[in-house]
RNA sequence: GGGCCCGUAGUAUAACGGUAGAACACUACAUUCGCAUUGUAGAAAUGGCGGUUCGAUUCCGCCCGGGUCCA
Numbered sequence: 001g002g003g004c005c006c007g008u009a010g011u012a013u014a015a016c017g018g019u020a021g022a023a024c025a026c027u028a029c030a031u032u033c034g035c036a037u038u039g040u041a042g043a044a045a046u047g048g049c050g051g052u053u054c055g056a057u058u059c060c061g062c063c064c065g066g067g068u069c070c071a
Stems, first nucleotide, its partner, number of pairs: 001070007010024002013021001018054001026042005047063005
């Protein structure tokens, strides 16, 4: 330098082009003398910029980051 793959809550992950979901973690409440467990509720995310589309996490281009292969 070139080919391919990947990028979603704090972590690790789902999602026919049509309301981004669950788990662990976190916060509050209940339970306890207290802690833990358990239950209920809540906050929290689509790498960036454009394009296509009525509508993009999803499709296309470029860039950024990571992995892998070739040179």
This is a predicted structure of a 71-nucleotide RNA (transfer RNA) from an uncultured bacterium. Its Rfam family is "tRNA". Gene Ontology term of the family: triplet codon-amino acid adaptor activity. It was read from a public genome assembly.